RNA sequence: GCGGAUGGCCGGAUGGCCGCGCGCCCGCGCCAGCGGGGGUGAGGAAAGUCCGGACUCCAGGGAGAAACGGCGCCGGGUAACGCCCGGCCGGGGAGACCCGAGGGAAAGCGCCACAGAGAACAGACCGCCGCCGCGCACGCGGAGGCAAGGGUGAAACGGUGGGGUAAGAGCCCACCGCCCCCUUGGCGACAAGGGGGGCACGGCAAGCCCCGCCGGGAGCAAGGCCAAAUAGGGAUCGCGCGGGUGCAUGCCCGGGCCUCUUCCGCCCAGCGAUCCGGGUUGGCCGCACGAGCCGCGCAGCGAUGCGCGGCCCAGAUGAAUGGUCAUCGGGCGGUUCUGCCGCUCACAGAAUCCGGCUUACAGGCCAUCCGCAACG
Numbered sequence: 001g002c003g004g005a006u007g008g009c010c011g012g013a014u015g016g017c018c019g020c021g022c023g024c025c026c027g028c029g030c031c032a033g034c035g036g037g038g039g040u041g042a043g044g045a046a047a048g049u050c051c052g053g054a055c056u057c058c059a060g061g062g063a064g065a066a067a068c069g070g071c072g073c074c075g076g077g078u079a080a081c082g083c084c085c086g087g088c089c090g091g092g093g094a095g096a097c098c099c100g101a102g103g104g105a106a107a108g109c110g111c112c113a114c115a116g117a118g119a120a121c122a123g124a125c126c127g128c129c130g131c132c133g134c135g136c137a138c139g140c141g142g143a144g145g146c147a148a149g150g151g152u153g154a155a156a157c158g159g160u161g162g163g164g165u166a167a168g169a170g171c172c173c174a175c176c177g178c179c180c181c182c183u184u185g186g187c188g189a190c191a192a193g194g195g196g197g198g199c200a201c202g203g204c205a206a207g208c209c210c211c212g213c214c215g216g217g218a219g220c221a222a223g224g225c226c227a228a229a230u231a232g233g234g235a236u237c238g239c240g241c242g243g244g245u246g247c248a249u250g251c252c253c254g255g256g257c258c259u260c261u262u263c264c265g266c267c268c269a270g271c272g273a274u275c276c277g278g279g280u281u282g283g284c285c286g287c288a289c290g291a292g293c294c295g296c297g298c299a300g301c302g303a304u305g306c307g308c309g310g311c312c313c314a315g316a317u318g319a320a321u322g323g324u325c326a327u328c329g330g331g332c333g334g335u336u337c338u339g340c341c342g343c344u345c346a347c348a349g350a351a352u353c354c355g356g357c358u359u360a361c362a363g364g365c366c367a368u369c370c371g372c373a374a375c376g
Base pairs, nucleotide, nucleotide: 001372002371003370004369005368006367007366008365009364010363012328013327014326015325016324017323018322020041021040022039024037025036026035027034028033043347047358048357050356051355052354053353054352055219056218057217058216068215069214070213071212072211073087074086075085076084077083088102089100090099091098092097103210104209108208109207110204111203112202125150126149127146128145129144131142132141133140134139158176159175160174161173162172163171177199178197179196180195181194182193183192184191185190223285224284225283226282233276234275235274236273237272238271239270242268243267244266245265246264255263292311293310294309295308296307297306298305299304329345330344331343332342333341334340335339
């Protein structure tokens, strides 16, 4: 210098003018309000709403369950997690490094397309071998022995080499693999070593299933407080007397008075008043001090934890966070080219809050590491 790997960071800057949301201060005003000043005002993802929580209400009280769903190597971190860190094993890469839903297939069931002779306790298509027959060779046929080689397939019942054999075969041997046992190291996943066994046990659990762990439901339109008017609801009282009724059986007797019309009680309906209750996408709270941010130190490989010091950091709700000008910076284009001109500034944008994951993102910076080439 070129090519790459990993981790982290920034993501236009400064100033003027005008405007918007939310607090604060001052002055004036009886209130409503008016005027002025000053402060603050999007993100690394505010996004998808996919996980985990805080918070709130509801339900239940053998519920530490069933059903269903999720998760799944080991150890650690955390409020918690399906997240993170450190490892193990497997796979990829020359390497830095990357990827893995990574429990159980000797509990049971199921499936294994196409091709192929045969797909699970299987199989002989081509092929190999000796024997017999056709008179011999070649070839063909027959009854047999095989599974080395070929072929099919994602996968063919251990692999490679040697011995052995008519040809072959763990038939025998060495190494590798597999299974069982032991020792050592490690908290553990696991690793290393030794011994034994010719080898029995194909794959799929992101098919059912088994084992272990986790999960009650709904969500800030949660939930709470205040509350005008209208309609409707309830209670009490009053008014009019509109309607009905004054009651079963035995005794007594027909509410009272008795001239059957006023009067009284009860019920229904009507009108009025007061109170209760309800609560409209009306107002207020929830709602901005928090698993908070920054710096330093300590412990730890690290995730992270602890201690000390400093800071206060958006709160809208038909929903503010904008526009414009100047200078500088980056990018693109043009050119009369080392100076001007024009255009442009990624993805996007709060809505109860927090921890993650995922996705989008012009351009740029920093640190560590790997490889190659050349030079000193």

Bacterial RNase P class A from a Paracoccaceae bacterium, 376 nucleotides, folded computationally. The RNAcentral record of the sequence draws on ENA. A source record names the gene rnpB. Rfam family: Bacterial RNase P class A. The family's RNA type in Rfam is ribozyme. Its mean pLDDT, the model's own confidence on a scale to 100, is 77.